[in-house]
Context: one part of a larger RNA
RNA sequence: GCCAGCGAGUUAAUGUCUGUGGCAAGCCUAAGGGAGAGACACCCGGAGGCGCAGCGAAAGCGAGUCUGAAUAGGGCGCGAAGUCGCAGUGAUUAGACACGAAACCUGGUGAGCUACCCAUGGGCAGGGUGAAAGUCGCGGUAACACGCGACGGGAGGCCCGAACCCACUACUGUUGCAAAAGUAGGGGAUGACUUGUGGGUAGGGGUGAUAUGCCAAACGAACUUGGAGAUAGCUUGUUCUCCCCGAAAUAGCUUUAGGGCUAGCGUCGCGUGAUGAGGUGCUGGAGGUAGAGCACUGGAUGGGCUAGGGGGCCGUCAAGCUUACCGAACCCAACCAAACUCCGAAUGCCGUCACGGUAAGCGCGGCAGUCGGACGGCGGGAGAUGAGUUUCGUCGUCGAGAGGGAAAGAACCCAGACCCACAGCUAAGGUCCUGAAGUACCGUGCUAAGUGGGAAACGAUGUGGCCGUGUCGAGACAGCCAGGAGGUUGGCUUAGAAGCAGCCACCCUUGAAAGAGUGCGUAACAGCUCACUGGUCGAACGCGACUGCGCGGAAAAUGUAACGGGGCUCAAGCCGGUCACCGAAGCUUGGGAUUAGCACGCAAGGCUUAGUGGUAGGGGAGCGUUCUGCAGGCGGCGAAGGCAGUACUGGCAAGGGCUGUUGGAGCGGCAGGAAGUGAGAAUGCUGGC
Numbered sequence: 001g002c003c004a005g006c007g008a009g010u011u012a013a014u015g016u017c018u019g020u021g022g023c024a025a026g027c028c029u030a031a032g033g034g035a036g037a038g039a040c041a042c043c044c045g046g047a048g049g050c051g052c053a054g055c056g057a058a059a060g061c062g063a064g065u066c067u068g069a070a071u072a073g074g075g076c077g078c079g080a081a082g083u084c085g086c087a088g089u090g091a092u093u094a095g096a097c098a099c100g101a102a103a104c105c106u107g108g109u110g111a112g113c114u115a116c117c118c119a120u121g122g123g124c125a126g127g128g129u130g131a132a133a134g135u136c137g138c139g140g141u142a143a144c145a146c147g148c149g150a151c152g153g154g155a156g157g158c159c160c161g162a163a164c165c166c167a168c169u170a171c172u173g174u175u176g177c178a179a180a181a182g183u184a185g186g187g188g189a190u191g192a193c194u195u196g197u198g199g200g201u202a203g204g205g206g207u208g209a210u211a212u213g214c215c216a217a218a219c220g221a222a223c224u225u226g227g228a229g230a231u232a233g234c235u236u237g238u239u240c241u242c243c244c245c246g247a248a249a250u251a252g253c254u255u256u257a258g259g260g261c262u263a264g265c266g267u268c269g270c271g272u273g274a275u276g277a278g279g280u281g282c283u284g285g286a287g288g289u290a291g292a293g294c295a296c297u298g299g300a301u302g303g304g305c306u307a308g309g310g311g312g313c314c315g316u317c318a319a320g321c322u323u324a325c326c327g328a329a330c331c332c333a334a335c336c337a338a339a340c341u342c343c344g345a346a347u348g349c350c351g352u353c354a355c356g357g358u359a360a361g362c363g364c365g366g367c368a369g370u371c372g373g374a375c376g377g378c379g380g381g382a383g384a385u386g387a388g389u390u391u392c393g394u395c396g397u398c399g400a401g402a403g404g405g406a407a408a409g410a411a412c413c414c415a416g417a418c419c420c421a422c423a424g425c426u427a428a429g430g431u432c433c434u435g436a437a438g439u440a441c442c443g444u445g446c447u448a449a450g451u452g453g454g455a456a457a458c459g460a461u462g463u464g465g466c467c468g469u470g471u472c473g474a475g476a477c478a479g480c481c482a483g484g485a486g487g488u489u490g491g492c493u494u495a496g497a498a499g500c501a502g503c504c505a506c507c508c509u510u511g512a513a514a515g516a517g518u519g520c521g522u523a524a525c526a527g528c529u530c531a532c533u534g535g536u537c538g539a540a541c542g543c544g545a546c547u548g549c550g551c552g553g554a555a556a557a558u559g560u561a562a563c564g565g566g567g568c569u570c571a572a573g574c575c576g577g578u579c580a581c582c583g584a585a586g587c588u589u590g591g592g593a594u595u596a597g598c599a600c601g602c603a604a605g606g607c608u609u610a611g612u613g614g615u616a617g618g619g620g621a622g623c624g625u626u627c628u629g630c631a632g633g634c635g636g637c638g639a640a641g642g643c644a645g646u647a648c649u650g651g652c653a654a655g656g657g658c659u660g661u662u663g664g665a666g667c668g669g670c671a672g673g674a675a676g677u678g679a680g681a682a683u684g685c686u687g688g689c
Stems, first nucleotide, its partner, number of pairs: 001689006011094004017088007026050003032044003054061002064076004097237002100234001104227002107224003115201009124191001126160003129156001134151006164188003168185005203219001205215003212221001240622006250263005264370002266367007279355003283351003291343001292341002297337003301333004308326002310323004373398010403414003418592004423588003429582003432566003438579001440578004445574002452568001458552002462549004467544005479536005485509003490504003515530001519528002593612005600605001623678001625675004629670002633667002641662006648656002
């Protein structure tokens, strides 16, 4: 891992509700007893329980009673049948659907591992170093002491190094040789050494040269028995079928936030009866959003006017004059605001009436689930006018929704799947090929960028449309030829300043025209050039606004790779228009099933209308397994079980028959009853392979 078997809402008591049955103003027995082999059977047993009357704290009174002075008012009652079985849903108390802790407590078992201790034994090759004592000599002393040397001696948690003990490094090993080893090195090796045997200390404890170490291969509190099925608001799992309906991810409260309770939303039953959502029309309301506005509150720009302030002049002070300074208020103009409003919608909301609608609405009761939501559009807040971000409102979809489209893709577009069909029509989206359907038509549109088929500010004689305004056969625009002068080097400044550093001025003359000079240039001049003019040429040429489609801006990691691909250019791209076709589980057609409603019917059934996606969840109807009851069927002329087939049957299904074969001894029927009653999942359990 696979296969087989096992594997999870049970039982009791209590009260509630529903169905059903007995008796009924009553209903029921409990313990216990009787005969008996025995019994959940039969016969007793009324102790007691519930109901039949309530009100009051009570005395008490009673269809009333309490309060009260009350014959008042008010509160609670009086008009509604119960009770006992059986069955079912859910609840409570119990382990209460199953498995699962980390832990807590209780009594024991452990020091044959290991820690420390006690008693008694054992072990330590060999080599080195050479302390003290002692003796002698010399020195020294008054004598000792003391010093030096030699001899001698053999100390030491001394040195080197086997056994032995340890475990510092590296590698190997890592389903190992081994649940801690091997190899090569390393440390201690007469000691706080090491080791044998016997003994001691025990878990709220021991032991510990302390590492929270060790106490039998997992010790921040051993192991084991029991309390015990501890508890688990957590995780996982929870077994046959079909039919009807079908949610929520919100609010309030919560030591509450991944849990609850109540409400909301679901379902089932009963009651009620025109009360109902949505829509349309009529009609009446509340309101301060969008927008807009500046009348208020604030903000904010320019101008005017003008208190006040600053500066200057003047003045002894005061006063005065002045100012391209600041500036309240006021005026004009143009603005801004969630916490501004002189104004003010559309929607939405509340109400009236009418139409319409009857599987709705409303009430009561049984049973739930939900309280982590997600994305998209629109309106806001938070954030960075970030996020597949977060938080509200509102609608949609997913959730719990299949089908078609978007290459692929919960949440986007289309559209809500009862079943069957080799029938038809459409939606979104498509119609050159892949790949179903137009190489369709109209415009003699646009695009040349493979734009289409990714992107901004910004940039550009790309190209189409439209508008405005100029120049031009009295010759424009561009090119070419020629001129572009004189006063004058204007004045100032300056070393210089001559059109061309800078400042001021910007005149006059000749003329077809020519600036006191457009740019380059020089130290300054010079030189080139422009404006401007003539000629040549001969028809259009400038400038600006708006707009369609394109261009640049444009760099990423395996491989084209930013149309799904091929490929596409009067398109197979874009814009506008037209017809046709394709295209879904939508709609239609034919057939079938089923649910609900209405009417008929004893029933079966028929007719019509409307339905039949579905998670949590509610409701309904069934299939199968074991035992039992009843009946008394099948079976060696072959039971159960296995394998295989099936066109039969149950509406489909869970299943049931039938046939063949295997097998070799039991099995089946019946709308009776009772359950250890259905397996694919629980890192499920046991076994096999």
Molecule: large-subunit ribosomal RNA, domain II
Organism: soil metagenome